[in-house]
Molecule: c-di-GMP-I riboswitch aptamer
Organism: Alkalibacter mobilis
RNA sequence: AAUAAUGAUCGGCAAAACCGUUGAAAAACGGUGACGCAAAGCUACGAAUCUAAGUCCAUGCGGAUAUGAUAGUCGGGUUGCCUGA
Numbered sequence: 001a002a003u004a005a006u007g008a009u010c011g012g013c014a015a016a017a018c019c020g021u022u023g024a025a026a027a028a029c030g031g032u033g034a035c036g037c038a039a040a041g042c043u044a045c046g047a048a049u050c051u052a053a054g055u056c057c058a059u060g061c062g063g064a065u066a067u068g069a070u071a072g073u074c075g076g077g078u079u080g081c082c083u084g085a
Base pairs, nucleotide, nucleotide: 012037013036017032018031019030020029021028022027035072041078042077043076045075046074047073048070049069050068054065055064056063057062
């Protein structure tokens, strides 16, 4: 590293939805709630996706854009738990 078989503990986190708060929005936080998750712990370094206040263009509808957001989109970094092999 691969393949096959397969055992276990204490537990942990918390999707959607609803309520409240913040925010221009995306979304976040708190409560309720569990769809799921062996890192669904942390981290915005890379990619991807979302939003567009402000700015720019158009002036007719609108369009572009991250300094914003997503770690439960993926990768990276980093920390942790268990032990049949």